[in-house]
This is a predicted structure of a 79-nucleotide RNA (c-di-GMP-I riboswitch aptamer) from a Candidatus Dormiibacterota bacterium.
RNA sequence: UGUCGUCAAAGGCAAACCCGCUGCAAGGCGGGGACGCAAAGCCACGGGGCUGCUAACCACAGUCAGCCGGGCCGCCGAC
Repeated sequence: UGUCGUCAAAGGCAAACCCGCUGCAAGGCGGGGACGCAAAGCCACGGGGCUGCUAACCACAGUCAGCCGGGCCGCCGAC
């Protein structure tokens, strides 16, 4: 440097649910909690889900990175 994630180890993140705060909502933040995760780190770029608006659709404004793809960066280990 490249490929890979079977074992070990150092560690990391934290679904549902509960409590508090916040937002019209989807959702977000903090605490508890662990279903899982080798990028479950970051970015709404493409697709998609969801929310607001609408009679409905479109458009618009949001939201989800733990839906898929893509981009950027990175720990440990094996070869």
Taxonomically the source falls in Candidatus Dormiibacterota (Bacteria, Bacillati). Its mean pLDDT, the model's own confidence on a scale to 100, is 86. It was read from a public genome assembly, where an Rfam model found it.